[in-house]
RNA sequence: UGAGUCGGUCAGACGGUCGCGUCGGCCCCGGCUCGCGCUGGACGGCUACGCCGGCCGGCGGGAGUACCGGUGGCCGCCGAGGAACGUCCGGGCUCCGCAGGGCAGGGUGGUGGCUAACGACCACCCGGGGCGACCCGCGGGACAGUGCCACAGAGAACAGACCGCCGCGCCGGCUCGCAAGGGUCGGCGCGGUAAGGGUGAAACGGCGGUGUAAGAGACCACCAGCGCGCCAGGUGACUGGCGCGGCUCGGCAAACCCCACCCGGAGCAAGGUCAGACAGCAGGCGUUCGAGGGCGGCCCGCCCGAGCCUGCGGGUAGACCGCUAGAGGUGUCCGGCAACGGCCACCCGAGAUGGAUGACCGUCCGUCGCCGACCGGCAACGGCCGGCGACGACAGAACCCGGCGUACCGACCGACUCAUCCC
Numbered sequence: 001u002g003a004g005u006c007g008g009u010c011a012g013a014c015g016g017u018c019g020c021g022u023c024g025g026c027c028c029c030g031g032c033u034c035g036c037g038c039u040g041g042a043c044g045g046c047u048a049c050g051c052c053g054g055c056c057g058g059c060g061g062g063a064g065u066a067c068c069g070g071u072g073g074c075c076g077c078c079g080a081g082g083a084a085c086g087u088c089c090g091g092g093c094u095c096c097g098c099a100g101g102g103c104a105g106g107g108u109g110g111u112g113g114c115u116a117a118c119g120a121c122c123a124c125c126c127g128g129g130g131c132g133a134c135c136c137g138c139g140g141g142a143c144a145g146u147g148c149c150a151c152a153g154a155g156a157a158c159a160g161a162c163c164g165c166c167g168c169g170c171c172g173g174c175u176c177g178c179a180a181g182g183g184u185c186g187g188c189g190c191g192g193u194a195a196g197g198g199u200g201a202a203a204c205g206g207c208g209g210u211g212u213a214a215g216a217g218a219c220c221a222c223c224a225g226c227g228c229g230c231c232a233g234g235u236g237a238c239u240g241g242c243g244c245g246g247c248u249c250g251g252c253a254a255a256c257c258c259c260a261c262c263c264g265g266a267g268c269a270a271g272g273u274c275a276g277a278c279a280g281c282a283g284g285c286g287u288u289c290g291a292g293g294g295c296g297g298c299c300c301g302c303c304c305g306a307g308c309c310u311g312c313g314g315g316u317a318g319a320c321c322g323c324u325a326g327a328g329g330u331g332u333c334c335g336g337c338a339a340c341g342g343c344c345a346c347c348c349g350a351g352a353u354g355g356a357u358g359a360c361c362g363u364c365c366g367u368c369g370c371c372g373a374c375c376g377g378c379a380a381c382g383g384c385c386g387g388c389g390a391c392g393a394c395a396g397a398a399c400c401c402g403g404c405g406u407a408c409c410g411a412c413c414g415a416c417u418c419a420u421c422c423c
Stems, first nucleotide, its partner, number of pairs: 001419010012364007020079002023076005028070004032064003036060006043053004081394001085405002088403005093267004100300004105263005110124004125139001126137004140258002145256002147252003162197002164193013205223002208220003224248001226245008271321004280312006292304004328347004333342003365392008374383003
């Protein structure tokens, strides 16, 4: 310098005008409270054509502001994310359920860790890819059983003769021979053969030899693979070495299935408090001869048990809590290869509910395109400066958290690998 691998950070900046939501402050309005004036009602008392008393109201005007409300006005603070998304997995939290037994159902799947938990993450093992950094794996069991293996192909699992090769018989051509007969080529038939060709994702070990009519683990040596035993290393998956064995065993479990382990249900519209509204009627079944319900998949078994079901009709859909400081973040140090854990310090101002967090303008920044000036170069082109234009993504909280997956204009940083050149 070029080509890559892995990990991480940011997600335009500043100002102005207008707009939205939570909270706080002030003002205004209404409620509320307290006097005052006028007035109505029934009642009681008296010295009774009236007067007085307390009670229950109505109207008017005033004061106060502790409390409540406002669709009101002004001011101030704050106001989305790395994925807030999909809701795929796991947990917290909430309510319901939970004597016991059995059968189903779902999930996970190399080993060891980590964690609140996980199918996430870390390290390692094994297999595969890459020169390498590194990446990928839906990674238990196919001698427990059942099943499947498209197309092509003769044959797809205790296999299979299409071509080929070989033997025998028959027929024909050519040829040798006096002849009997032989040789060679072709056809047909009956057999042998898994070496060779061909099909396929996959064809029942590889290679050399012995053997044979031709062949074949039929036999032998070596290699690969499988199984068993021993030794060594490792917590373990596993690895390395030695010996023995029968000579070879296909794949699919994201087909059923088997093995090991794990798993109650529903979700913040969970759930709770307050306020407010309403209207019941008809029919059916049942109260120990027991309807119905619970053990949220089912059965046994157990328990509760006086109400339950259907139809028509009626009412409400407001406020508050839950609600945001948490398995929270950052940094130093310590333990650990790491995921992660521990100590200490500091930091942490969205909580809507028809659902806020936006729009426009200006300046600057970044990227891209076009044009122009300058510099380097023979040139292609590169560098730098200026002008104009376009663009600045994906997407948005709704109980909270740990992951995964997906979307995304671009910019930047760190570690590492390979190639080439120079010292």
This is a predicted structure of a 423-nucleotide RNA (Bacterial RNase P class A) from a Dermatophilaceae bacterium. Of the family's consensus pairs, 98% are formed in the model. The sequence is in RNAcentral, with records from ENA. The gene name in the source record is rnpB. Its mean pLDDT, the model's own confidence on a scale to 100, is 75. Taxonomically the source falls in Dermatophilaceae (Bacteria, Actinomycetota, Actinomycetes, Micrococcales).